Two RNAs folded together computationally: RNase P RNA and transfer RNA, 454 nucleotides in total. Model confidence (mean pLDDT): 76 of 100. Rfam match: Bacterial RNase P class A. The family's RNA type in Rfam is ribozyme.
[in-house]
RNA sequence: CCAGUCGGCCGGGCGGCCGCUGUGCCUUUGGCAUGGAGGAAAGUCCGGGCUCCAUUGAAACACGGUGCCGGAUAACGUCCGGCGGGGGCGACCCCAGGGAAAGUGCCACAGAAAGCAAACCGCCCCGGCGUGCCGGGGUAAGGGUGAAAGGGUGCGGUAAGAGCGCACCGGGCGCCCGGCAACGGGAGCCGCACGGUAAACCCCACCGGGAGCAAGACCGAAUAGGGACGAUGGAGGCUUUGCCUCGGCUGUGUUUCUUCAGCUUGUCGUCCGGGUUGGUUGCACGAGGCGUCUGGCAACAGGCGUCCCAGAUGAAUGGCCGCCACGUCUGCGCCUUCGGGCGCAGGCCUUACAGAACCCGGCUUACAGGCCGACUGGUGAU
RNA sequence: GGGUGUGUAGCUCAGCGGGAGAGCACUGCCUUCACACGGCAGGGGUCACUGGUUCAAUCCCAGUCACACCCA
Numbered sequence: 001c002c003a004g005u006c007g008g009c010c011g012g013g014c015g016g017c018c019g020c021u022g023u024g025c026c027u028u029u030g031g032c033a034u035g036g037a038g039g040a041a042a043g044u045c046c047g048g049g050c051u052c053c054a055u056u057g058a059a060a061c062a063c064g065g066u067g068c069c070g071g072a073u074a075a076c077g078u079c080c081g082g083c084g085g086g087g088g089c090g091a092c093c094c095c096a097g098g099g100a101a102a103g104u105g106c107c108a109c110a111g112a113a114a115g116c117a118a119a120c121c122g123c124c125c126c127g128g129c130g131u132g133c134c135g136g137g138g139u140a141a142g143g144g145u146g147a148a149a150g151g152g153u154g155c156g157g158u159a160a161g162a163g164c165g166c167a168c169c170g171g172g173c174g175c176c177c178g179g180c181a182a183c184g185g186g187a188g189c190c191g192c193a194c195g196g197u198a199a200a201c202c203c204c205a206c207c208g209g210g211a212g213c214a215a216g217a218c219c220g221a222a223u224a225g226g227g228a229c230g231a232u233g234g235a236g237g238c239u240u241u242g243c244c245u246c247g248g249c250u251g252u253g254u255u256u257c258u259u260c261a262g263c264u265u266g267u268c269g270u271c272c273g274g275g276u277u278g279g280u281u282g283c284a285c286g287a288g289g290c291g292u293c294u295g296g297c298a299a300c301a302g303g304c305g306u307c308c309c310a311g312a313u314g315a316a317u318g319g320c321c322g323c324c325a326c327g328u329c330u331g332c333g334c335c336u337u338c339g340g341g342c343g344c345a346g347g348c349c350u351u352a353c354a355g356a357a358c359c360c361g362g363c364u365u366a367c368a369g370g371c372c373g374a375c376u377g378g379u380g381a382u
Numbered sequence: 383g384g385g386u387g388u389g390u391a392g393c394u395c396a397g398c399g400g401g402a403g404a405g406c407a408c409u410g411c412c413u414u415c416a417c418a419c420g421g422c423a424g425g426g427g428u429c430a431c432u433g434g435u436u437c438a439a440u441c442c443c444a445g446u447c448a449c450a451c452c453c454a
Base pairs, nucleotide, nucleotide: 001378002377003376004375005374006373007372008371009370010369012324013323014322015321016320017319018318020036021035022034023033024032025031026030038353042364043363045362046361047360048359049358050212051211052210053209063208064207065206066205067204068082069081070080071079072078083097084095085094086093087092098203099202103201104200105197106196107195120143121142122139123138124137125136126135127134128133129132151169152168153167154166155165156164170192171190172189173188175186176185177184178183216281217280218279219278226272227271228270229269230268231267232266234246235245236244237243238242247264248263249262250261251260288307289306290305291304292303293302294301295300327348328347329346330345331344332343333342334341335340383453384452385451386450387449388448389447392406393405394404395403400437408424409423410422411421412420430446431445432444433443434442
């Protein structure tokens, strides 16, 4: 210098003017002081605080989730350190990574055969004759099918073959050693029994009651409606939770009357409770930030010091101007390893993703551009 | 703000992990003087997208996007 891996950080700055919003103060129709978005405020995917409901003895069943081991944590599916497997020359990266020897299911098509093994083409032996075919038997080395064919390579062996025998590799079983453990190493035995799939049912271990600040609590106007009490009520009568007669009103039918059906239980006053619009609270001091020390490989924990740091509710945190920085384009000059780089002048852009809504710890996703640190591979010079 | 659900042909929807389908619509032919109806044949798909599990994914799992519904 080129190519790359991992981790961390910034993500416009300063000044002026005009606004928006929270809080405090004052001489209060305003003024002054001061605070005012993020690393993801996002997706709402996990976990917790907090609140209400249910249970009040938890467990079990059912359902859902998690899943190598150890640790961290309030908790987690998160994080840290290891183990095993896979990828990369390497730094390093990825893994839903328990159990397939409890049981069940599935493995399409192709293929002889897809899970108790089986034999299409081959190979070998025997018999027959029509001498290249038929029948019987052996075999699984080779071919072929498939994602997958009941260990692999080599030597021996055999009629041909075959863990049939041997060596190495793989696998299984118990033993010893190291490690808290996952697991690793060693020597021994067993010719090999146990195909894959659990992000199929299932088994094992552990965890989980449900809902969510539009949870919940408090205050509560006018209008309408509910309840209790009291007063009042067209008239009269009776056998008084009511009935009858007369009167009045409404509807239907009728030219009208008569008839039939319904109503005549309403009004006023006092008190109580529910509850809508709305207001207050929950709600900003917290598993808090920053600095430093100690313990730990680390995640993290502890001690000390210091700071108070957004609270809107149709929803504030913005707009304009000037300068600078960054980026980009054009022109000129210089350098060049011809990819480009540097300097000067001018123009443009004013910046990416995006915006709190009860709070916190994580995960995931989006993000123009830039900076820093550690490391790997290659090349060149000294 | 919080909680749920759904994405398959132009439309409405089915779809045991192994061929992507039905009805309506569209195109061509037959029928008719012509149209409609009817009959025959045919075309049309990023199974929303991206990864993973599996021999194999529309289907199982995770993430993203879009749409719809509920809660004062």